[in-house]
RNA sequence: GCUGAAAUAGCUCAGUUGGUAGAGCAUUCCCAUGGUAAGGGAAAGGUCUCGGGUUCGAAUCCCGAUUUCAGCU
Numbered sequence: 001g002c003u004g005a006a007a008u009a010g011c012u013c014a015g016u017u018g019g020u021a022g023a024g025c026a027u028u029c030c031c032a033u034g035g036u037a038a039g040g041g042a043a044a045g046g047u048c049u050c051g052g053g054u055u056c057g058a059a060u061c062c063c064g065a066u067u068u069c070a071g072c073u
Base pairs, nucleotide, nucleotide: 001072002071003070004069005068006067007066010025011024012023013022019056027043028042029041030040031039049065050064051063052062053061
């Protein structure tokens, strides 16, 4: 230099035929126990890497940028 993949909650990851974002763990509260762990219920937590474009509407489609990983040279 070229090619491909990835970037979403504190962490690990879902979410593809575009319709307004979820799970597990962790955190907080409650239930329950003589008490603790395990267990059950609830809540909070997100500018979906960044900047543009298309669209009534974009995490999702298009263009560019950044970072990481892999391959080739």

Background
This is a predicted structure of a 73-nucleotide RNA (transfer RNA) from an uncultured bacterium. The sequence was found in a public genome assembly. Its Rfam family is "tRNA". It is annotated as a transfer RNA.